[in-house]
RNA sequence: ACAGUUAACUGGCUUGUCGCUAGGGUGCAAACCCCAGAGGAAAGUCCGGGCAACAAAGGGCACUCCACUUCCUAACAGAAAGCUGUUGGCAACAGCAGGCAAAACGUAGAAGAAAACAACCGCCGGCAUAUUUUGCAGGCAAGGGUGAGAAGGCGGGGUAAGAGCCCACCAGGUGUAUGGUGACAUACAUGCUGUACGUGUUGGAGGUUGCAAGUUCAUGUAUACCGGCGUCAGAGGGCUGCCCGCUCAAGCCGGAGGGUAGAACGCUAGAGCCUUGCGGCAACGUAAGGUGCAGAUUAAUGACAAGCGUCUUUGUAAAAAGACACAGAACCCGGCUUAUAAGUUAACUGUUUUG
RNA sequence: GCGGAAGUAGCUCAGUCGGUAGAGCACUAGCCUUCCAAGCUGGGGGUCGCGGGUUCGAACCCCGUCUUCCGCUCCA
Numbered sequence: 001a002c003a004g005u006u007a008a009c010u011g012g013c014u015u016g017u018c019g020c021u022a023g024g025g026u027g028c029a030a031a032c033c034c035c036a037g038a039g040g041a042a043a044g045u046c047c048g049g050g051c052a053a054c055a056a057a058g059g060g061c062a063c064u065c066c067a068c069u070u071c072c073u074a075a076c077a078g079a080a081a082g083c084u085g086u087u088g089g090c091a092a093c094a095g096c097a098g099g100c101a102a103a104a105c106g107u108a109g110a111a112g113a114a115a116a117c118a119a120c121c122g123c124c125g126g127c128a129u130a131u132u133u134u135g136c137a138g139g140c141a142a143g144g145g146u147g148a149g150a151a152g153g154c155g156g157g158g159u160a161a162g163a164g165c166c167c168a169c170c171a172g173g174u175g176u177a178u179g180g181u182g183a184c185a186u187a188c189a190u191g192c193u194g195u196a197c198g199u200g201u202u203g204g205a206g207g208u209u210g211c212a213a214g215u216u217c218a219u220g221u222a223u224a225c226c227g228g229c230g231u232c233a234g235a236g237g238g239c240u241g242c243c244c245g246c247u248c249a250a251g252c253c254g255g256a257g258g259g260u261a262g263a264a265c266g267c268u269a270g271a272g273c274c275u276u277g278c279g280g281c282a283a284c285g286u287a288a289g290g291u292g293c294a295g296a297u298u299a300a301u302g303a304c305a306a307g308c309g310u311c312u313u314u315g316u317a318a319a320a321a322g323a324c325a326c327a328g329a330a331c332c333c334g335g336c337u338u339a340u341a342a343g344u345u346a347a348c349u350g351u352u353u354u355g
Numbered sequence: 356g357c358g359g360a361a362g363u364a365g366c367u368c369a370g371u372c373g374g375u376a377g378a379g380c381a382c383u384a385g386c387c388u389u390c391c392a393a394g395c396u397g398g399g400g401g402u403c404g405c406g407g408g409u410u411c412g413a414a415c416c417c418c419g420u421c422u423u424c425c426g427c428u429c430c431a
Stems, first nucleotide, its partner, number of pairs: 001351010012308007020037002023034004039326001043337002046335005051210004058244004063206005068082003072078001083098006099201002104199005120144002122140003126136003152170002155167003171193002173190007214265004225255005236248003258430002272291008309324006356427007365380004374411001382398005404420005
């Protein structure tokens, strides 16, 4: 210098005119003045929590989710620091998987002789036949072939041929010792060893609903009429998939109508934000100081003009022209995921060049 | 705003404890008929919305994403 990896951040600025929403002020009112006014994702609604209602929300079953270790947190399926395996990359690094048991049981289409009581081809000796053969009863998992997977792999010894049968090395399991908070690692011993998925089982979490939750006030009307069920041997309700229990209970359900379609609270001071110090590898915690920072409801946050900034193109230059991402709060937070033009910073990796 | 469901052939739908993607209608060729319809026989047509992952193997299991549809607000 070029190409990358990881982490963090910015993601336009200023002024003027007109307009919109909220708050404050003046004013009888009309109106005027002051001040504030989208995001890193406001998005998807995928997790978790606050908050609210329902038996101050009770018990059991079922169901769903989570799962290496330590740690953080209000909580989590999130974050941090690590462990083991595997995949991609030359590398920095990134993705995925990992509770338990080589227990038991189940399944493994097609292919293949066989998918764990393995003999199709093949190899081996024995017996009979009687000899380039055929038959019988056996041994063998080395070679061929099938397959994702074939009796841990590979080499040697051994053998009739073979086999962890024996040995070295490698992969895994078990036991012991040492190190580590731990997942694990290392060393020694032990021939203990097929693959995948599931059933199983252990521990933990989840009551349900979702601010259209819910609370208060106002306005207004006809529970017309029809059908079904029920009135204590009780329908139905109490927002839970089922059962039990508790509790309210004289009405309930469907059709068909009637009225209102307004206001306030919830609503933004919250696990807030900023700076510095301290503890911790870090996530994070803690102390001190500072700060007040959107609340709409048909839904405000805009339009136009000028200047600056960045990028692209044209041009010798002066300059000119064009462009400036993704997107748009709706109860509030913590994460995750997805979209995002252009740019900045730090650490690290690879290649090349120079000293 | 909150909650829930669906996406498979041109259309309507099956297939979901993973093992060759099917049916009806439609299309098309032949037979039948004087011709048409109906009927009979055969045939074609599929990125299983899209992109990843798990697995020997995915329409089916997991993650992300896109599109469509449905439900939820007052009084008695």
Annotation: This is a predicted complex of two RNAs, RNase P RNA and transfer RNA, with 431 nucleotides together. It holds a member of the Rfam family "Bacterial RNase P class A". The family's RNA type in Rfam is ribozyme. About the family: Ribonuclease P (RNase P) is a ubiquitous endoribonuclease, found in archaea, bacteria and eukarya as well as chloroplasts and mitochondria.